This is a predicted structure of an 82-nucleotide RNA (transfer RNA) from Parcubacteria group bacterium Athens0714_12. It matches the Rfam family "tRNA". Rfam classes the family as a transfer RNA. The sequence was found in a public genome assembly.
[in-house]
RNA sequence: GCCGAAGUGGUGAAAUUGGCAAACACGCGCGGUUCAGAGCCGCGUGCCGCAAGGCUUGUGGGUUCAAGUCCCACCUUCGGCA
Numbered sequence: 001g002c003c004g005a006a007g008u009g010g011u012g013a014a015a016u017u018g019g020c021a022a023a024c025a026c027g028c029g030c031g032g033u034u035c036a037g038a039g040c041c042g043c044g045u046g047c048c049g050c051a052a053g054g055c056u057u058g059u060g061g062g063u064u065c066a067a068g069u070c071c072c073a074c075c076u077u078c079g080g081c082a
Base pairs, nucleotide, nucleotide: 001081002080003079004078005077006076007075010026011025012024019065027045028044029043030042031041032040033039046055047054048053058074059073060072061071062070
């Protein structure tokens, strides 16, 4: 240099055909149980905002009524070829 794969909350990840982004698990917070703890159970948990609401899928554009998903360029990581 060329070809291919991947990038989504704090972590691992789901979203099948373009149609509620973050299901589920872990972690964390609060509460219950306990003499106390571990374990177990309940509720909550992306960001901003008092709220209403707004924003967020590596970055920037494009297509579309609608994009994590399709198209273009770029960044990073991994694999292959030279």
Taxonomically the source falls in Bacteria candidate phyla (Bacteria).